[in-house]
RNA sequence: CACAUUCGCUAGGGGUGUUGGCUUCGCGCAGGCGCAGCCGACUGAGACAGUCCCUUUGAACCUGAUUGAGGUAAUCCUCGCGCAGGGAAGCAAAUGCACAAGCGG
Numbered sequence: 001c002a003c004a005u006u007c008g009c010u011a012g013g014g015g016u017g018u019u020g021g022c023u024u025c026g027c028g029c030a031g032g033c034g035c036a037g038c039c040g041a042c043u044g045a046g047a048c049a050g051u052c053c054c055u056u057u058g059a060a061c062c063u064g065a066u067u068g069a070g071g072u073a074a075u076c077c078u079c080g081c082g083c084a085g086g087g088a089a090g091c092a093a094a095u096g097c098a099c100a101a102g103c104g105g
Base pairs, nucleotide, nucleotide: 001102003096004095005094006093008091009090010089011055012054013053014052017042018041019040020039021038022037023036025034026033027032061086062085063084068079069078070077
């Protein structure tokens, strides 16, 4: 401070990486390289994918970051960084509870 949980309505915020194969095109003497498309694999809630996640009780997500340590086929894959800085909300109902539990300082 009434609170917590659940559901509903409306509104808003966010991410989309790594890698294997095939194909088109371009470059190259060649090995190959680059872009695009398609089908797979890895992690994850989510890889233009699902209302997937998050909305100030805010680690959803961004910056720091071409970052520190570890690990991997590879990648924010894991931990740290982080009582660092930013970052998007309102209403109503039900249930529990009755000054307690709980949440925040």

Predicted 3D model of a 105-nucleotide RNA (TPP riboswitch aptamer (THI element)) from Rhodoferax lacus. Model confidence (mean pLDDT): 75 of 100. Rfam family: TPP riboswitch aptamer (THI element). Rfam links the family to the GO term thiamine pyrophosphate binding. The RNAcentral record of the sequence draws on Rfam. Taxonomically the source falls in Rhodoferax (Bacteria, Pseudomonadota, Betaproteobacteria, Comamonadaceae). Of the family's consensus pairs, 86% are formed in the model.